[in-house]
């Protein structure tokens, strides 16, 4: 210093779900709760996936509304891999 994760100690972080809050949604935040996580720590840098407010097209319809399609500048970091740091311990 690499490269691994069996053991040991501190010990961390929070899935489904409930309330509350928030937002066109997907979601997020907080309280509770742990399903799991050796990085489930940070970084949207590449991919993948989710939602459609505004937009643009159609279609019905009329006093401005309905539905359907694309669509990310929205979000998913506990979808998957990079990047960056980091405890313990074995080689």
């Nucleotide at each position: 210093g690499u490269u691994c994760g069996a053991u040991c100690a501190g010990g961390g972080c929070a899935a489904a779900c409930c309330c509350g809050u928030u937002g066109a949604a997907a979601g997020a935040c907080g309280g509770g709760g742990a399903c799991g996580c050796a990085a489930a720590g940070u970084u949207a840098u590449g991919g993948a996936u989710c939602u459609a407010a505004a937009g643009u097209c159609g279609u019905c319809a009329u006093u401005g509304g309905a539905c359907g399609a694309c669509c990310a500048u929205g979000a998913u970091g506990g979808c998957c891999a990079g990047g960056c740091u980091g405890c313990c311990g074995a080689a």